[in-house]
RNA sequence: CCGCGACAAGGGCAAACCCGUCGCGAGACGGGGACGCAAAGCUUACGGGCCUCCGAGGGGAGGCGGCCGGGCUACCGAA
Numbered sequence: 001c002c003g004c005g006a007c008a009a010g011g012g013c014a015a016a017c018c019c020g021u022c023g024c025g026a027g028a029c030g031g032g033g034a035c036g037c038a039a040a041g042c043u044u045a046c047g048g049g050c051c052u053c054c055g056a057g058g059g060g061a062g063g064c065g066g067c068c069g070g071g072c073u074a075c076c077g078a079a
Base pairs, nucleotide, nucleotide: 004077005076012037013036017032018031019030020029021028022027035066041072042071043070046069047068048067049064050063051062052061053060054059
């Protein structure tokens, strides 16, 4: 340095649910709260999937990174 991930160390994030705010909505943000996570850090202008709104339809516009894969970055150092 690369790979890897321990009954190691220091820690980190924060599901459901509740309150408030924004949004037609999926959902987002803030606070509380922990189901979990070794990338639950970032990326949808990388691929797939699911969800919402509009439309008679073809289709259009959004959302989810804690749905999966990929990419980028990163603390520690046992086997």

Predicted 3D model of a 79-nucleotide RNA (c-di-GMP-I riboswitch aptamer) from Rubrobacter marinus. Lineage of the source: Bacteria > Bacillati > Rubrobacterales > Rubrobacteraceae > Rubrobacter. Rfam family: c-di-GMP-I riboswitch aptamer. Its family is annotated with cyclic-di-GMP binding in the Gene Ontology. Rfam describes the family as follows. GEMM was predicted in a large-scale screen for bacterial structured RNA regulatory elements.